This is a predicted structure of a 73-nucleotide RNA (transfer RNA) from a Sphingobacteriaceae bacterium. It matches the Rfam family "tRNA". About the family: Transfer RNA (tRNA) molecules are approximately 80 nucleotides in length. The family's RNA type in Rfam is transfer RNA. Its family is annotated with triplet codon-amino acid adaptor activity in the Gene Ontology. The organism belongs to Sphingobacteriaceae, within Bacteria. The sequence is in RNAcentral, with records from ENA.
RNA sequence: CGGGAAGUAGUUCAGUUGGCAGAACGCGGGCUUUGGGAGCUUGAGGUCGCAGGUUCGAGUCCUGUUUUCCCGA
Repeated sequence: CGGGAAGUAGUUCAGUUGGCAGAACGCGGGCUUUGGGAGCUUGAGGUCGCAGGUUCGAGUCCUGUUUUCCCGA
């Protein structure tokens, strides 16, 4: 320098043909227990890497850019 993959909650990851952003674990409250742990219940937590574009509507499509990894030179 060229090509490819990945970036979504604190962590690990889903997200179908473009139509309400989710799960598990973790965290806060409550119940249960002598207490701890476990269990039950409820809740908080997201500019979907960043910036534009298309569209009535974008995590998803298009363009640029950035970080990490792989391959090639």